Overview:
Model confidence (mean pLDDT): 79 of 100. The RNA shown here (Glycine riboswitch aptamer) has 104 nucleotides and comes from Gemmobacter sp. It matches the Rfam family "Glycine riboswitch aptamer". Its family is annotated with glycine biosynthetic process in the Gene Ontology. It was read from a public genome assembly, where an Rfam model found it. Taxonomically the source falls in Gemmobacter (Bacteria, Pseudomonadota, Alphaproteobacteria, Rhodobacterales).

C1' cells in the first nucleotide's frame, strides 16, 4: 500500500397496524337554566382490536467434554415499542468518511 471483517459518524431510501370505544378536562354554536349537539389525536387515564423492522427473548440444523451445553434469522413471541395525517422512531440497503483487527 490493496481487498476483507467488526464497530461508529455523514447524506439518501425505507414497512406494517383503530380517523377504535368510554371517562375526564378543555373549547365553540343554541339555551333563563337543565341540558344537547360539535371539536380535541403533539391534554390525561382506562378498555378492546392489531403490527413488527428500535431493543428483548425461544427455537433448528450443526458442533461439543453428548447428564447438558453452544449456537441462527427478516422465523416465532409481543415483554418493551409502535397503529388517521405530520412529526419522530426504524431492521436493512446505498453514498462518503473514521477507528480497529488479523492475513497477504
Nucleotide at each position: 500500500g490493496c481487498a476483507u471483517c467488526a464497530g461508529g459518524a455523514u447524506c439518501g431510501g425505507g414497512a406494517g397496524a383503530a380517523u377504535c370505544u368510554g371517562g375526564c378536562g378543555g373549547g365553540g354554536a343554541c339555551g333563563c337554566a337543565a341540558g344537547c349537539c360539535c371539536c380535541u389525536g403533539a391534554g390525561c387515564c382506562a378498555g378492546u382490536g392489531c403490527c413488527g423492522a428500535a431493543g428483548g427473548a425461544g427455537c433448528a440444523a450443526c458442533c461439543g467434554c453428548c447428564c447438558c451445553g453452544g449456537u441462527a434469522a427478516a422465523c416465532u413471541c409481543u415483554c418493551a415499542g409502535g397503529c388517521g395525517c405530520a412529526a419522530g422512531g426504524g431492521a436493512c440497503c446505498g453514498u462518503u468518511u473514521c477507528u480497529g483487527a488479523a492475513a497477504c